[in-house]
Context: one part of a larger RNA
RNA sequence: UUGGGCGUAAAGGGCACGUAGGCGGUGAAUCGGGUUGAAAGUGAAAGUUGCAAAACAAUGGCGGAAUGCUCUCGAAACCAAUUCACUUGGGUGAGACAGAAGAUAGUGGAAUUUCGUGUGUAGUGGUGAAAUCCGCAAAUCUACAAAGGAACGCCAAAAGCGAAGGUAGCUCUCUGGGUCCCUACCGACGCUGGAGUGCGAAAGCAUGGGGAGCGAACAGGAUUAGAUACCCUGGUAGUCCAUGGCGUAAACGAUGAGUGUUCGGCAUUGGUCUACACGGAUUAGAGGCCCAGCUAACGCGUGAAACACUCCACCUGGGGAGUACGGUAGCAAGACCGAAAUUU
Numbered sequence: 001u002u003g004g005g006c007g008u009a010a011a012g013g014g015c016a017c018g019u020a021g022g023c024g025g026u027g028a029a030u031c032g033g034g035u036u037g038a039a040a041g042u043g044a045a046a047g048u049u050g051c052a053a054a055a056c057a058a059u060g061g062c063g064g065a066a067u068g069c070u071c072u073c074g075a076a077a078c079c080a081a082u083u084c085a086c087u088u089g090g091g092u093g094a095g096a097c098a099g100a101a102g103a104u105a106g107u108g109g110a111a112u113u114u115c116g117u118g119u120g121u122a123g124u125g126g127u128g129a130a131a132u133c134c135g136c137a138a139a140u141c142u143a144c145a146a147a148g149g150a151a152c153g154c155c156a157a158a159a160g161c162g163a164a165g166g167u168a169g170c171u172c173u174c175u176g177g178g179u180c181c182c183u184a185c186c187g188a189c190g191c192u193g194g195a196g197u198g199c200g201a202a203a204g205c206a207u208g209g210g211g212a213g214c215g216a217a218c219a220g221g222a223u224u225a226g227a228u229a230c231c232c233u234g235g236u237a238g239u240c241c242a243u244g245g246c247g248u249a250a251a252c253g254a255u256g257a258g259u260g261u262u263c264g265g266c267a268u269u270g271g272u273c274u275a276c277a278c279g280g281a282u283u284a285g286a287g288g289c290c291c292a293g294c295u296a297a298c299g300c301g302u303g304a305a306a307c308a309c310u311c312c313a314c315c316u317g318g319g320g321a322g323u324a325c326g327g328u329a330g331c332a333a334g335a336c337c338g339a340a341a342u343u344u
Base pairs, nucleotide, nucleotide: 004315005314007298008297012312014199015198016197017196021192022191023190025086026085027084028083029082030081033079034078035075036074037073038072040070041069042068048064049063050062051061089189090186091185092184095180096179097178101175102174103173105171106170107169108152113147114146116144117143118142123134160167161166205244206243207242208241209240213239214238218234219233220232221231256311257310258309259308260307261306264289266287268285269284270283271282272281273280274279293300294299317344318343319342326337327336328335
């Protein structure tokens, strides 16, 4: 490479956009490059193979094949090309609809903490039990007032939205996407996508703010044989904001994207239609069962892991190793590309 695979055995890129490339609707006409039919020429010699010489390897003789190439005459289904048309794929518009989709600004109440004042007096706090800690310099409790930061209870749901990461108090403004529906329009404009570009939780990084609670590190008290832990009392980075940078996760549905075809029940979200029916029909989602089928089994099962097609990524025994070397980008941390010897 051929082949076989990729939910859990090795293997789906974290996600999208998108260049090249690959693949690609319907009906005509033209063309004759690919394709295909026939004929001719050529395919040196050697080699190979057949025949005759009673036998016969070699030599000599007479032939064949040589899947190829060239040229001529045809065919026109398919591929390619050119032209014309179509509407189902795709898109645009009208009319509706839902949503924690994103960004900015403003604002609300509960709670924790701190501070102030009043009241009030000896404990409070914590635990399996304690102690460290806090408290007569008046704590805990309680009432009122204030400050500041962070997160948004109930509603709340297997619910919704988003490409993924993710997304929830309320309001304004700006912006993206989606669904339904019937007609109007464009007329294949599509799918995938090496390279490339963008987005991308948490933690960590840089600069400047902020700092209530929580809380790596650290300190103390316990526990214990020990306890660099689990438990307790404190507590710094951090968590928050702005601007950069990092680019990784069990980034998981461990399941790439797209299209088509395939039993039947149940419950649910957003639309549409309906003779008003506790109903029915139909769409786009998101759940839970299950037939066929698939699967090593578990299980999947119209949201497929079924039946098919297109394109991309990836895998090829375990360790060595996601290491070394080299390169790219990074402030660094570390990231990406990524071996071999050797061992079994």

Model confidence (mean pLDDT): 86 of 100. Predicted 3D model of a 344-nucleotide part of an RNA (small-subunit ribosomal RNA, central domain) from Beta vulgaris subsp. maritima. The source organism's lineage runs through Eukaryota, Euphyllophyta, Caryophyllales, Beta and Beta vulgaris. RNAcentral holds the full RNA, with entries from SILVA.